[in-house]
RNA sequence: AGAGUUUGAUCAUGGCUCAGAACGAACGCUGGCGGCGUGCUUAACACAUGCAAGUCGUACGAGAAAGCUUUAGCUUGCUAGAGCGAGUAAAGUGGCGCACGGGUGAGUAACGCGUGGGUAAUCUGCCUUCGAAUUUGGGAUAACACCCCGAAAGGGGUGCUAAUACCGGAUAAUAUCUUUUUCAUUGAGGUGGGAGAGAUCAAAGACAGCCUCUACAUGUAAGCUGUUGUUUGGAGAUGAGCCCGCGUACCAUUAGCUAGUUGGUGGGGUAAUGGCCUACCAAGGCGACGAUGGUUAGCUGGUCUGAGAGGAUGAUCAGCCACACUGGAACUGGAACACGGUCCAGACUCCUACGGGAGGCAGCAGUUAAGAAUCUUGCGCAAUGGGCGAAAGCCUGACGCAGCGACGCCGCGUGAGGGAUGAAUGUCUUCGGAUUGUAAACCUCAUUAAAAUGGGAAGAAUAAGCAUGGUCGGUGAGGCCAUGUGAUGACGGUACCAUUCUGAAGCCCCGGCUAAUUACGUGCCAGCAGCCGCGGUAAUACGUAUGGGGCAAGCGUUGUUCGGAUUUAUUGGGCGUAAAGGGCACGCAGGCGGAUCUUUAAGUUGGGUGUUUAAUCUUCAGGCUUAACCUGAAGUCUGCAUCCAAUACUGGAGAUCUUGAGUCAUAGAGGGGAGAGCGGAAUUCUCGGUGUAGUGGUGGAAUGCGUAGAUAUCGAGAAGAACACCAGUGGCGAAGGCGGCUCUCUGGCUGGGCACUGACGCUCAGGUGCGAAAGCGUGGGUAGCAAACAGGAUUAGAUACCCUGGUAGUCCACGCCGUAAACGUUGUACACUAGAUGUUGGAGGUUUCAACGCCUUCAGUGUCGUAGCUAACGCAUUAAGUGUACCGCCUGGGGAUUAUGCCCGCAAGGGUGAAACUCAAAGGAAUUGACGGGGGCCCGCACAAGCGGUGGAGCAUGUGGUUUAAUUCGACGCAACGCGCAGAACCUUACCUGGUCUUGACAUCCCGGGAAUUUUCUGGAAACAGGAAAGUGCCUCGCAAGAGGAGCCUGGAGACAGGUGCUGCAUGGCUGUCGUCAGCUCGUGUCGUGAGAUGUUGGGUUAAGUCCCGCAACGAGCGCAACCCUUGUCUUUAGUUGCCAUCAUUGAGUUGGGCACUCUAAAGAGACUGCCGGUGUCAAACCGGAGGAAGGUGGGGAUGACGUCAAGUCCUCAUGGCCUUUAUGACCAGGGCUACACACGUACUACAAUGGCCGGUACAAAGGGCAGCCACUUAGCGAUAAGGAGCCAAUCCCGUAAAGCCGGUCUCAGUCCGGAUUGGAGUCUGCAACUCGACUCCAUGAAGUUGGAAUCGCUAGUAAUCGCAGAUCAGCACGCUGCGGUGAAUACGUUCCCGGGCCUUGUACACACCGCCCGUCACACCACGGGAGUUGAUUGUACCAGAAGUAGUUGAGCUAACCGCAAGGGGGCAGGCUACCAAGGUAUGGUUGGUAACUGGGGUGAAGUCGUAACAAGGUAGCCAAGGGCGAA
Repeated sequence: AGAGUUUGAUCAUGGCUCAGAACGAACGCUGGCGGCGUGCUUAACACAUGCAAGUCGUACGAGAAAGCUUUAGCUUGCUAGAGCGAGUAAAGUGGCGCACGGGUGAGUAACGCGUGGGUAAUCUGCCUUCGAAUUUGGGAUAACACCCCGAAAGGGGUGCUAAUACCGGAUAAUAUCUUUUUCAUUGAGGUGGGAGAGAUCAAAGACAGCCUCUACAUGUAAGCUGUUGUUUGGAGAUGAGCCCGCGUACCAUUAGCUAGUUGGUGGGGUAAUGGCCUACCAAGGCGACGAUGGUUAGCUGGUCUGAGAGGAUGAUCAGCCACACUGGAACUGGAACACGGUCCAGACUCCUACGGGAGGCAGCAGUUAAGAAUCUUGCGCAAUGGGCGAAAGCCUGACGCAGCGACGCCGCGUGAGGGAUGAAUGUCUUCGGAUUGUAAACCUCAUUAAAAUGGGAAGAAUAAGCAUGGUCGGUGAGGCCAUGUGAUGACGGUACCAUUCUGAAGCCCCGGCUAAUUACGUGCCAGCAGCCGCGGUAAUACGUAUGGGGCAAGCGUUGUUCGGAUUUAUUGGGCGUAAAGGGCACGCAGGCGGAUCUUUAAGUUGGGUGUUUAAUCUUCAGGCUUAACCUGAAGUCUGCAUCCAAUACUGGAGAUCUUGAGUCAUAGAGGGGAGAGCGGAAUUCUCGGUGUAGUGGUGGAAUGCGUAGAUAUCGAGAAGAACACCAGUGGCGAAGGCGGCUCUCUGGCUGGGCACUGACGCUCAGGUGCGAAAGCGUGGGUAGCAAACAGGAUUAGAUACCCUGGUAGUCCACGCCGUAAACGUUGUACACUAGAUGUUGGAGGUUUCAACGCCUUCAGUGUCGUAGCUAACGCAUUAAGUGUACCGCCUGGGGAUUAUGCCCGCAAGGGUGAAACUCAAAGGAAUUGACGGGGGCCCGCACAAGCGGUGGAGCAUGUGGUUUAAUUCGACGCAACGCGCAGAACCUUACCUGGUCUUGACAUCCCGGGAAUUUUCUGGAAACAGGAAAGUGCCUCGCAAGAGGAGCCUGGAGACAGGUGCUGCAUGGCUGUCGUCAGCUCGUGUCGUGAGAUGUUGGGUUAAGUCCCGCAACGAGCGCAACCCUUGUCUUUAGUUGCCAUCAUUGAGUUGGGCACUCUAAAGAGACUGCCGGUGUCAAACCGGAGGAAGGUGGGGAUGACGUCAAGUCCUCAUGGCCUUUAUGACCAGGGCUACACACGUACUACAAUGGCCGGUACAAAGGGCAGCCACUUAGCGAUAAGGAGCCAAUCCCGUAAAGCCGGUCUCAGUCCGGAUUGGAGUCUGCAACUCGACUCCAUGAAGUUGGAAUCGCUAGUAAUCGCAGAUCAGCACGCUGCGGUGAAUACGUUCCCGGGCCUUGUACACACCGCCCGUCACACCACGGGAGUUGAUUGUACCAGAAGUAGUUGAGCUAACCGCAAGGGGGCAGGCUACCAAGGUAUGGUUGGUAACUGGGGUGAAGUCGUAACAAGGUAGCCAAGGGCGAA
């Protein structure tokens, strides 16, 4: 720091996703140790049990028991007493504490918190310090004893008693209050000080010691001394209360709220201000700078993240607040309206004798429940801190420790060095090897951590007491300080040290992002997935394994936060077309604002002071072996307050100015607006005339109108609406909008020049006004046009497009509506920044007789264009450039111009305006293609013009279908279908049935035997099985016997063979097709951000990207053409088997002779737009002509660019993978591929007279031939047969070519046409013609009389027609391939159909129009809205009610302290009443949830239905607003 993902590719916009860090976490797998931290985020749900707040005998009274000792009585184990226990335990009165510490975050949007101030409006127990005092009396009461009630909890009565408990009196101030007076000071009220007078208020003792004074005369008491306590006052410290400035979440679909409300006066209340409370008076107070209401939330220091600014968060630690089962209330107290206090009400739990009682873990442990989830019912007060106490000490779940949990951070270990036969194993393999891998084994070394044994700290001191010294004090007592001594350890026998022994790695990932791959399994299944996406038989993406990568006692996943995201943009974004400028204007608040001077000092800037708790953070040090962690110091805490200073800028105040803005006068242009009047053309209607059969309308028609007289035409009249020409990217207006002419009223604008005002300005949330069309209301009007509607057409349908009609409406007046693609898709205002050229309205200069013209300038309105900007397109002084001010708006697509709520409207509807859910895109500009029922140019038997066919018949053949045991398989638009098959009776053959074989029919290797081979017998359908006979070769060695070898046969074992089994969508090769179409590309350069473009486009021309010219291109390659073959002319060479003009000869080129000619087959020549004329750009080229056998590529062939169709072929061959291996292999026999209601393709033969039949007669080319072609002779009607010569072929044979020509016959008919079918008899091939061959003869003689819609071929030696040959082949040809004979017609032309090429245009297509895509309906699922209701929560209003408590009042009952001789009084208490008030109740509203029959649209869903709306001119251009209608679009 970025990356992936929209596209065929590109740029930009824009969302989604990832890589990082973090966590009080949870889950999965795994798990050695230690240190330091940390641990109910959910149910403020409910809690068993134990503990968490007591202490003081130096405040007070009283005071046991067990046990031991002892005495007495006597019933020898009981009773009574005494002493010790012991002034102890337990309880009580009283004091202090219990308001701290500890927990939790429910409530609270608030002076609650943070920060800074104020208190002149206050209090403060204990503590410190400085004064004064501590006097004199009194009456009770608990404990206790006795009695009573109660189950208990507890309560009552009588009697006794003490105090530092309670009460009265005295005294008292610089205390408090009242009053008189005076000084100082202050921000108002006021505060501080001085003087005078009056009034009011206190107390408690305890302990220790001493005897100077007094009493008793021992020593005690009064007394005195000390300590401590008490009372009162001043000061301090600490803590607390209250007030104020600023900051502190979201919603405006919460806009108005408020009667104690705002203020005043009097009074009350409080420590204290205050409507805090009360009476009266006034009518205020808050709010767009967000009141009120609703939702959510404890706040902060901080924490996490981030470069920062920010964003998120508020566990642990620290500060503040709030709460303590829920609600209310007070008491006590210095402080509470009180977590472990009281009272009441409520809910819940427990006890109960049913009468009544008890309780509150959000203290520490712990339990249940909830939940994904969070610990021990531990030890200790040794340390730190707290309460009480004079102290010892007691209490302390605060705290210190330990336990549990990888929950987090940090550290350590699981060994180190050597070790190649590169072991074994595993995996892969091209079978060679590679990898695991120095890894292991093995050798040497080490011993951290854990375990065991042994040793063993620091944490502990200012304790009490004692001793010594100092200090204060009277030289005292005593206090305080210093030194010495001095008890105490939960952790824990822990840290640490030594010795011995043992031996501790997993998790995730490996398609890209993102580091890291192979094999097998699976086969759109199982599964994966953060995004893009993998998986349909070769998956680096699933599962397993090998290998590898990452991290490591952890690793992954999930969740959440920040980051990346400049994706809310202050730093740091945008709005012409991507989301986004309000329809337009006026304008209050608000924001911003020209020049000069003076002043002020609010903003601003500098400095000082205070504060910003500590911790945290950063830096530097230090301590734990290191680190985490802890400690110290410094910095930071960016803030707030206050004081001083500065004055440039902004603000405030004052003064001045004219350039911004405006005003008067003047000149001007204009469809600017409103009202009134007038005009002509046209349409329609009415009346009249002329006139007759049609008219009208369309692509073509029809409905309609018309003989009752239309249309047409002439005249007259009526009515309404709109204003041709002028008319123009011309004018005016803010926009909407405005168009005949005249008049009246009226708004704005512009020019030039004087004068005046003196910043009066710009923008504008809310607000107000204007605002096309359609629509609504009331009343008019209605010629034309025309939603709806009707009819006619079109169509599969046609609720449309087209036609004929036609009502609202369109028009006017008044009132609503308030929206448009209200668009320049561009807010308003101002300033600045090259030009060129039109045009409208002014002004000036120049020129002219005048007009025109030219120049300058202002205000508009257009086009082009530089810089600049922009994603590009484009914009460009009328900015989308450069700046300023203000307003509006945007933040992925859909859901959604929606729902709901509110506001407006008569309604239609408008404004404002979400969410759930869903997708990974949606969208912009430009590029290359493809496509268009877009355009231009051009070509092709593409159409047209012609000739002949197919489609109808019969037959042949192929295919589909059907059938079958099998009818083997492949090929399917053109480009499958007489195709693979150049030839299925067996074989072929792959199929079926049956019979057989299993190292195999075929190949290689090994071992044994044998020569090979030939003949033959038996069984069998054959394969095969079993037997018999003959036979001994070749090479090397060896005398020989024999051995070895090559080839062949046979037996055996295993490696392996074999497969026409699958996949042509794993492939090679080959082929088809577009298409013999003219195209397809590259290098360098240039242009563009880029994809790409240019070149290759343009003007001509060509069969051609063929050539020429031009050009930011210049060149090149594959294609075209040419080179090759053949054919057409000639020359030369050669002359057998070919040829024969001349000579001779024959039946015959038969023979001699010859090679001139033909021919054969080799080499050459020839044609190149070369020549002439014209046209053309002085070009390429075209047209015409000459010459020539041939003329513009002479004809034909071979030759097929880049690519397309996952085209065809695994059954030619080759080949990966898969499958099969006594079978899917191999052999054999028979059958099948030849079936047959049917459909299609391709041929053949015909339907006849341009013909059939009979007879005669003429002329080819190219081929083939030895298991062959076969002359010739004979036989047969014939197919053929029997003989038999020649030929390995320019020699012999196939071999008579046929149509043609000549003559005859038939005479238009199912025929003398046609030949199918069938019967009989034969021939040939072949082991074999039954299924299933071809041919011959005789007989038979079917359909068919020229073929519907539709469709095919062909442009010249072509079509048509005629025959011949060949391959395959034993035989079988209407097929195929080739050959020659005869031999036409037509082409005006490119409008149309099909295909193709180039340029251009549109595009929402890119699998590319066989594309894309819209809506209803049907089905499934999902979330949401409405909904008669129903059920909760919360809150308001009105009323009822009224516990406890407090206040007031009453108090006939009761009553210790004071007064009083007494009676009684004063005071108090119970009780009653009143006021306030919690729960509760009734009624009625608001807000907000849950749920609901039914209902509405929405979303999603491989293959449903209907249509075809949109994208191309999308076949009616599309879209926006509005009304009406319709299955849907």
About this RNA
Small-subunit ribosomal RNA from an uncultured bacterium, 1529 nucleotides, folded computationally. Rfam family: Bacterial small subunit ribosomal RNA. RNAcentral holds the sequence, with entries from ENA and SILVA.